[in-house]
Molecule: c-di-AMP riboswitch aptamer (ydaO/yuaA leader)
Organism: Pelotomaculum isophthalicicum JI
RNA sequence: AAUAGGAAAAGGCCGAAUCCCUGGGAAAACCCGGGGUACGGGGGACAAGUUCUUUUGGGGUGAAUCGGUUUGAUUUGCAAAUCGUAGGGUGCCCUCUACCCGAACCCGUCAGCUAACCUCGGAGGCCGGAGGAGGGGUUAU
Repeated sequence: AAUAGGAAAAGGCCGAAUCCCUGGGAAAACCCGGGGUACGGGGGACAAGUUCUUUUGGGGUGAAUCGGUUUGAUUUGCAAAUCGUAGGGUGCCCUCUACCCGAACCCGUCAGCUAACCUCGGAGGCCGGAGGAGGGGUUAU
């Protein structure tokens, strides 16, 4: 000096998931609780709407839907891989471009919308030069 890997800080990303108060173990770190909260979700009338649906079950959170091909099994189903795709992320907005995601879980035969009302969540994971360009806007100095 270069390359590769690991840890950490300022800082940042996905997401509703931030910010406080407090009890106990055991004094700090740490662990186990409790009460709130920014911000989110579900259920639930009249009127209006739907003319279909009800085992081919149905429904909810979420961007995460819908397909093709191949292989295994092989009657179908089922599983895996791969290629696309509705949709979504990297910025306050738009256009272009680059990269990425396109999962998982829950309710339990039951739920359209929906005022009052009832009820639930308020996690987790990751990066650490965290895309770039053009135009517009906002704020501060």